[in-house]
RNA sequence: UUCUUAUCAAGAGCAGGCGGAGGGACUAGCCCGAUGAAGCCCGGCAACCGGCAUUUAUGCACGGUGCUAAUUCUUGCGGAUUUGAGACAGUUGUUUCGAGUCUGGGAGAUGAGAG
Numbered sequence: 001u002u003c004u005u006a007u008c009a010a011g012a013g014c015a016g017g018c019g020g021a022g023g024g025a026c027u028a029g030c031c032c033g034a035u036g037a038a039g040c041c042c043g044g045c046a047a048c049c050g051g052c053a054u055u056u057a058u059g060c061a062c063g064g065u066g067c068u069a070a071u072u073c074u075u076g077c078g079g080a081u082u083u084g085a086g087a088c089a090g091u092u093g094u095u096u097c098g099a100g101u102c103u104g105g106g107a108g109a110u111g112a113g114a115g
Stems, first nucleotide, its partner, number of pairs: 001115008013042001016041003022032003026076001028074002043068003048064003051060004072107001077104013
């Protein structure tokens, strides 16, 4: 770096330390940030892999990761549906734009396995 597969609505420091301006992957939004960002340490959460225990399906954070604002913050391609406005034809339809809900996919993140 590529492929396969599982998960992504829960959880975790409103006074911890160092640090100093940026951060939330990218787009467009919308947010967080000197009442202190990123990063590092500590603390915490979590059972994906290993390990241990047993009532074999659960438990334990012991080892390997991971995570620790907001649903993977929303969104990017498509479908269904509700609603507002406009246009056309004319009373019920077609269509354009905006807003909401549901859903599939894409992208991304993490684990495990493979090349």
Model confidence (mean pLDDT): 83 of 100. SAM riboswitch aptamer (S box leader) from Paenibacillus cellulosilyticus, 115 nucleotides, folded computationally. The RNAcentral record of the sequence draws on Rfam. Taxonomically the source falls in Paenibacillus (Bacteria, Bacillota, Caryophanales, Paenibacillaceae).